[in-house]
C1' cells in the first nucleotide's frame, strides 16, 4: 500500500515547544495570535485483540481525548425537511 471483516448519537485535558493555518477530500458549518493544527511530557477514556481468569480490572499491543465520523455528498421512500441503506474516510483484527 491492497484485500477481507467488525465498529461508530457513549466516554476522556492540562502543561511545555513552535507559530498559521486546521477540522481526510468538494460544499456547508465551525476551531484558531485569548495561540488552533502539529510535536513532547504527564494525565485520562475504554472500542478491538491478547494475558490473567469468567467478571471485572484498565495489565500488555493498538486506538482515542472540540463539535454525531461536525453535517452533507450517492440511491430509495416519504416530502422541503426527515427516515433507511450505501459510498468515502478512520480505527481494530486477519491475510497478501
Nucleotide at each position: 500500500c491492497u484485500c477481507u471483516u467488525a465498529u461508530g448519537g457513549a466516554g476522556a485535558g492540562u502543561g511545555g515547544c513552535a507559530g498559521a493555518g486546521g477540522g481526510a477530500c468538494g460544499g456547508g458549518c465551525c476551531c484558531g495570535a485569548u495561540g488552533a493544527u502539529g510535536c513532547c511530557a504527564c494525565g485520562g477514556c475504554a472500542a478491538c485483540c491478547g494475558a490473567u481468569a469468567u467478571c471485572a480490572g484498565g495489565c500488555g499491543g493498538u486506538g482515542c481525548c472540540a463539535a454525531a465520523u461536525c453535517c452533507u455528498g450517492c440511491a430509495g421512500c416519504a416530502u422541503g425537511u426527515g427516515c433507511u441503506g450505501g459510498a468515502a474516510a478512520a480505527u481494530g483484527a486477519g491475510a497478501g